Glycine riboswitch aptamer from Acidisphaera sp., 95 nucleotides, folded computationally.
The source organism's lineage runs through Bacteria, Pseudomonadati, Pseudomonadota, Acetobacterales and Acidisphaera.
It was read from a public genome assembly, where an Rfam model found it.
Its Rfam family is "Glycine riboswitch aptamer". Gene Ontology term of the family: glycine biosynthetic process.
The prediction has a mean pLDDT of 82.

RNA sequence: CUGUCCUCUGCGGGAGAGCGCAGCUCGCCCGAUCUGCCGCCGAAGGCGCAACCGGCCCCCGGAAACGCUCAGGCACCCAGGACCGCAGCCAGGAG
Repeated sequence: CUGUCCUCUGCGGGAGAGCGCAGCUCGCCCGAUCUGCCGCCGAAGGCGCAACCGGCCCCCGGAAACGCUCAGGCACCCAGGACCGCAGCCAGGAG
């Protein structure tokens, strides 16, 4: 110097599940917040009984989009959203 990878930033794509019932309050009168109850979802995060991978191998380590649903979410909209793509170095790091 060039390239790659990771984080970060911006843009784009991005699923699933009740317009559930009851109560208080507010108001623009059918809506919102909150509380309780029942039913659901899994793709923030978290966890593991765990596919798979590794090792000094009947033990240990790592660990998924699998499982659990604590958290979060369940008309549309908004927000969030794993993951994917593009861009950025006058954001940063690794080699």